The RNA shown here (Bacterial RNase P class A) has 396 nucleotides and comes from a Candidatus Palauibacteraceae bacterium.
RNAcentral holds the sequence, with entries from ENA.
It matches the Rfam family "Bacterial RNase P class A". Rfam links the family to the GO terms ribonuclease P activity, dimeric ribonuclease P complex and tRNA processing. It is annotated as a ribozyme.
Its mean pLDDT, the model's own confidence on a scale to 100, is 76.

[in-house]
């Protein structure tokens, strides 16, 4: 200098004023069966968003409904071991792959059960195939020679080959040697591959070694499928309690209500198609619970390689329901600009620089975002900043 991994903090400095939501206490008011209850009156005091509160993608708690047992269907997941309440998450390991490396990434069971697909190119893409090419052993044709048995040469018609070229993401192992007419696991050595109820190490995934087999078995399962494993459904608008008014059922019933207290009077609604009063069940508006002490935070000690676990101490840390956390001021801080000072440069009026100065002016004091039943994860968004460890290159 370039890079890799992991972890932490936060409206990011201090103070003040006003305001908003909630808990507790006092006081005041109202109600009461005198135990108490209610209040958006008032005073005091305390608390008041996040690492992602987000997406709602997984998993769980909790609640209601369903449920004898088993299967089918559907969906998720899929190397091994561990962690955990659980998981598709996390930790460690294995294997593969990328990187010089620190390290990164991986839906990572099965393709010798079945079905299907393998574009374009190419001769051939799955019971392989022969375009260029190679060969001339065998048969054929032609020529020459002949001791008449054949021999030699040529052609490439039949035929042999799959080493080389070419196509492709992929062409039925690779390198070397032998072999052959030319070739080829045809044969051999090594590598690769397969099989092993072989050995060794490891809890295991797997690794190393050995024996056997000439190689048979191309790829795709984020194609159907098969195997293993997990999953009953819906969700806090879950669910529970109280309960105006209106309507309904039952009982009593001739009066009831208003005009300020009483009498008279007047008015309204009623008198068996029933005013009014009482009771009953379901339940709307509305209210309350669920609902804030929890797989909780912090500190410390111990166990573990780690995820994580245990002991002790300490703290209480939002709870709205149209939804509260905001506004302003002062100092400080940061940025831009202006003036001055100092330095440097030149084309002499500017340009540049500064841990520089100023009670100058202006702006900012922040990103992503914001609880709504709770918790564990994952993913995504994002400003500023701090810390630790490690790799490579260059120089000394």
């Nucleotide at each position: 200098g370039c890079g890799g991994a992991g972890g932490g903090a936060g409206a990011g400095g201090a103070g003040g004023u006003c305001g908003c939501g909630g808990g507790c206490g006092g006081u005041c008011g109202c109600c009461c069966a005198c135990g108490g209850g209610c209040g958006g009156g008032u005073c005091g005091u305390c608390c008041g968003a996040g690492g992602a509160a987000a997406g709602u993608c997984c998993g769980g708690g909790c609640u209601c409904c369903a449920c004898a047992g088993g299967g089918c269907a559907c969906g998720g997941c899929g190397c091994c071991g561990g962690g955990u309440a659980c998981c598709g998450c996390c930790c460690g390991g294995g294997c593969g792959u990328c990187g010089c490396g620190a390290g990164g990434c991986g839906a990572c069971g099965g393709a010798a059960a079945g079905u299907g697909c393998c574009a374009c190119a190419g001769a051939g893409a799955g019971c392989a195939g022969a375009c260029c090419g190679c060969c001339g052993a065998u048969g054929g044709c032609g020529a020459g020679c002949u001791c008449c048995g054949g021999c030699u040469c040529g052609c490439a018609c039949a035929g042999g080959c799959a080493c080389g070229g070419g196509u492709g993401a992929a062409a039925g192992g690779g390198u070397g040697g032998g072999g052959u007419a030319a070739g080829a696991g045809c044969c051999c050595a090594c590598c690769g591959c397969g099989u092993c109820g072989g050995c060794u190490g490891g809890u295991a995934a797997c690794a190393g070694c050995g024996a056997c087999g000439g190689c048979a078995c191309g790829g795709c399962a984020a194609a159907c499928c098969c195997c293993g494993u997990c999953g009953g459904g819906a969700g806090c608008a879950a669910g529970g309690c109280c309960a105006a008014g209106c309507a309904g059922g039952g009982g009593c019933g001739a009066g009831u209500g208003g005009c300020g207290g009483c009498c008279c009077g007047c008015c309204a609604c009623g008198c068996u198609c029933g005013a009014g009063c009482c009771c009953c069940g379901g339940g709307u508006a509305g209210g309350c619970c669920g609902c804030a002490g929890g797989a909780g935070g912090c500190g410390u000690c111990g166990g573990g390689a780690g995820a994580c676990c245990g002991g002790c101490g300490u703290c209480c840390c939002a709870g709205a329901u149209a939804g509260a956390u905001g506004a302003c001021c002062u100092c400080g801080c940061g940025g831009a600009u202006c003036u001055c000072c100092g330095c440097u440069c030149c084309u002499a009026g500017g340009a540049g620089c500064g841990u520089g100065a100023g009670c100058g002016u202006c702006c900012g004091u922040u990103a992503c975002a914001g609880a709504a039943c709770c918790c564990g994860g994952c993913u995504u968004a994002c400003c500023u900043u701090c810390c630790u460890c490690c790799g490579c290159c260059g120089u000394u």